Overview: Predicted 3D model of a 73-nucleotide RNA (transfer RNA) from a bacterium. Rfam family: tRNA. The family's RNA type in Rfam is transfer RNA. Rfam's curators write: Transfer RNA (tRNA) molecules are approximately 80 nucleotides in length.
RNA sequence: GCCGCUCUAGCUCAGCUGGUAGAGCAGCGCAUUCGUAAUGCGCAGGUCGAGGGUUCAAAUCCCUUGGGCGGCU
Numbered sequence: 001g002c003c004g005c006u007c008u009a010g011c012u013c014a015g016c017u018g019g020u021a022g023a024g025c026a027g028c029g030c031a032u033u034c035g036u037a038a039u040g041c042g043c044a045g046g047u048c049g050a051g052g053g054u055u056c057a058a059a060u061c062c063c064u065u066g067g068g069c070g071g072c073u
Base pairs, nucleotide, nucleotide: 001072002071003070004069005068006067007066010025011024012023013022019056027043028042029041030040031039049065050064051063052062053061
């Protein structure tokens, strides 16, 4: 230098052919217990790496760009 994969909640990851973002764990509250753990129920938490474009509508498609991993020369 070229090619591929990847970046979404504090962490690990889903998210179909574009339809308005979820789970588990962690956190907080309540229930249960003599108390703790465990368990059950609920709550909160996201400018979807960044910027722009297309579209009625973008995590998803297009362009530019940054980080990480791997391969080739």